[in-house]
Molecule: glmS glucosamine-6-phosphate activated ribozyme aptamer
Organism: Bacillota bacterium
């Protein structure tokens, strides 16, 4: 190099079950095997802390109750964005100043229809038509700096 066995490893609104509910078994009880346990959006400079970390959708039951994680916050440090040049400050963003109003794009599940798996509880998967907000983008409207250095007249 180049084949073979095993064994890790994959996720990040994500894994997970000691609780509940639920199914299905048998010798029937302090029994054994199951199953559920959150539907997209959006969110990641780097290191410490920290923990119910955003936003809607859906529903007369579990999207119940946990447990661990994180892409959140908070300090700190890099690199930038804002002033017609630089440095410190300041705000802010990991595409960049603050409020504001307009408009413009985008979910899945729920639902209908069907297929597979499993005695079951449920699990998967294709078709079909809608609906969100936070963020984002456009376009306006209002405010936007303090100090010091250079340079010009």
């Nucleotide at each position: 190099g180049g084949g073979g066995a095993c064994g890790a490893a994959g996720a990040a609104g994500c894994g997970c079950c000691a609780g509940a509910a639920c199914u299905c078994c048998c010798g029937a009880g302090u029994g054994g095997a199951g199953u559920u346990g959150a539907c997209g959006a959006g969110g990641g400079c780097c290191g410490g802390g920290u923990u119910c970390a955003u936003c809607g959708a859906a529903g007369g039951u579990u999207u119940c109750g946990g447990c661990g994680g994180g892409u959140g916050c908070c300090c700190g440090g890099c690199g930038g964005u804002c002033g017609a040049u630089c440095g410190c400050a300041g705000a802010c963003c990991g595409g960049a100043c603050a409020g504001g109003u307009u408009u413009c794009a985008c979910a899945a599940a729920u639902c209908c229809g069907c297929c597979c798996g499993g005695c079951g509880a449920c699990g998967g998967g294709c078709g079909g038509g809608a609906c969100a907000a936070a963020g984002g983008a456009a376009a306006c409207c209002u405010g936007a700096u303090g100090c010091g250095a250079g340079g010009g007249u």